[in-house]
Molecule: transfer RNA
Organism: Callorhinchus milii
């Protein structure tokens, strides 16, 4: 310099043009226990950003930003 991929919860990942965006671990509250852990039940917590398409965009298109892979 050019090309491709990725961006969703604190972390690791699902997911879909519309209905409440889910899971595991972590956090928190309660139950259990003499206590802790484990277990059980509840709770909080997220779609990178601008624009476009559309009745409707987290999803499709596109610019940026960030990260990564190959190439020169």
């Nucleotide at each position: 310099c050019g090309u491709c991929c990725u961006g969703u919860a604190g972390c690791u990942c699902a997911g879909u043009g519309g209905u409440u965006a889910g899971a595991g671990c972590a956090c928190u509250c309660g139950c259990c226990u003499c206590u802790c852990a484990a277990g059980c039940g509840g709770g909080a917590g997220a779609c990178u950003u601008g624009g476009g398409u559309u009745c409707u965009a987290u999803u499709c298109c596109u610019g940026g930003c960030a990260g990564g892979g190959g190439g020169a």